[in-house]
Predicted 3D model of a 316-nucleotide RNA (Archaeal signal recognition particle RNA) from a Candidatus Bathyarchaeota archaeon.
Its Rfam family is "Archaeal signal recognition particle RNA". Its Rfam clan is "SRP clan".
The model forms 88% of the base pairs in the Rfam consensus.
Parts: sequence; C1' cells; structure tokens
RNA sequence: UGGCGGGGGAUCUGGGAGCCAGCCGUUCCCUGUCGCCCGAAAUCGGCUAUAUGCGGGGAUCCGUCAACCUUGAGGUUAGGGGCCUCCGAACAUCGGUAGGCCCCACCUGUCGACGAUGAAGCCCUGCCCUGCCGGGUCGACGGAGGCUGGGGUGCCCCUGUAGGGGGGUUGCCCACAUCCUAACCGCCGAACCCGAUGAGGCUCGGAAGAGAGCAGUCGUAAGGCGGACGGUCCGGCGCUGGCAGGAUAACAGGGUCCAGAAGACUGGUGGGAGACCGCCCCUGUGAGGGACCCUGAGCCUCAGGGGAAGCCGCCA
Repeated sequence: UGGCGGGGGAUCUGGGAGCCAGCCGUUCCCUGUCGCCCGAAAUCGGCUAUAUGCGGGGAUCCGUCAACCUUGAGGUUAGGGGCCUCCGAACAUCGGUAGGCCCCACCUGUCGACGAUGAAGCCCUGCCCUGCCGGGUCGACGGAGGCUGGGGUGCCCCUGUAGGGGGGUUGCCCACAUCCUAACCGCCGAACCCGAUGAGGCUCGGAAGAGAGCAGUCGUAAGGCGGACGGUCCGGCGCUGGCAGGAUAACAGGGUCCAGAAGACUGGUGGGAGACCGCCCCUGUGAGGGACCCUGAGCCUCAGGGGAAGCCGCCA
C1' cells in the first nucleotide's frame, strides 16, 4: 500500500398549530409505512444552536457496489394559514313599485231569488229632523171685587138717681143677606188675648128687669188635610193633533209605467288605499366556493454528497 475477516452501523414517520428565550415531547389538526411496546409529562417532562425528547424494553435491515441519512433542481400535492379582491346562497333596514291581495265604479258573459197577483225607474205620503200653533195628562202656584141692607166696635151728642135708653158720624171689622166673578165644597182647627148663645154663679136694682160673662154648645180666624174648579203663569211627560220646511239608505201605504231584475261568479276597463306577498334599488352582515400569496406531509424524475474515517487480526 492492497486484499480478506472482524468490530459495528442504521431505522422503527413527517408536517402545522399551540407552549417556550429557544429546540423537542405529552395536547389539538393533517399525513405515511412491513415497521413498535411500557412509564411519566401543561400548576408540565427532557434539554441548550454540540438543544432536533427522557427512562426501560423489543423488533427489523445492512455489512462498504449496503442499510440508511441528506443536498440541489424539476413535477405533483393531502392539509393548514393569510390579507386583499372577485363570485356568492341567505338575512336585515330605508326607498320605489306598472304585478298579486284589498276597496269603489262601470262594461261583457254565465247563473239568478223575485216579477202581468206588475220588475227596474219616477211621483206622493208615512216613519226621521227643525220651527210654529194646539190638545191631553201630572205637578207647582192661586183663592179676587163691589153697592146696599144688617150686625159689632171706635168717637161724639142728648137723657135717666143704678142696670140702662135714644140719636149722629167719618173710620175699622164681619164669619150674615145680596150682586158680579173663574175664586167654591168637605173635614180638622182658639184655656185666654175670636164671634153667637150662655145653665150655674157674680154684679146693679125695693122689685120688675138689666149687665158683664166662666163652663158647655154652635160657628169661625191664622193654618192644616183632601177634593173639585175655572184661571193665569211656570215646569214635566217613551201621550197626541195640525201647518210649513228639510232630509231620505231601508221599511210601509198609494199612484204612474210596462219587462225586466236584487245578488253571486269569471273576464275586462278606470280610480283608490296599503306596503302583507312578489319585483326593483341603496346600504350593511355574510355561510360557502374560487383566484392570489405563504407553508407543506407523502409520491415521481434527474444529478450529487455522506455512510466509506478510524481501530483489531490475518495474508501479500
């Protein structure tokens, strides 16, 4: 120096997110192989750019032309991420609307209650409203006036020996008679300050007679109750009449007229309301997909590099 043999070498996924000062792992997501098992590990486990898991087992491959690791270029590409932009289902607000729905009017067509016991239409009247004028009924209110006569009383005059007698008069009162009026009737109603009558008793008186007058009785006032009433006036009444005017959908009555017609449905025309449906528009949100960019397991092709250096033994 060369050759041979040994010793040994290699693999048992990879990527992204997350965490970290950083590199791995357990965690989550994607992916691959014939190809691992056990243990601990997010209040974390092992490490330090010589980091590319730790601890304990096992399996397989290769033996220097190897297994295997790795670089560059090209192609394909699961998956992941990203901002911008495009498309975009769907949703929401505002606005608009010649369509639908709704309302009204008219027209065509179909049906058609009803209709010569007279349709639709027209006229009159009633029912309705207003005004005016009444009636009825109920309530409220109201109860007058006058001449004469008669009576009482006040005042005055004359007279009588008492009680009394005669007369005049203006005033006042009357429950009496009478007239008129619409103004009357019945009942109750005064211990006394109302009237008539007035037993008894009292007073004057010789007596006759007379006077005042309690009780009682009769009749009355103010007033109360009830009725009737003519009356004025006020008010009420789901009472009612007349006249005039107004309004009039329905209903009722009468007249005229002479054959249609209340209404329903389809279609059409015109108008209107509304924004429920539909349609259009602005703005906003936005699943999803695509384009673009980044990353990227696996696979294919080509060309490389490492492994291959060193160690031991033998031979030449």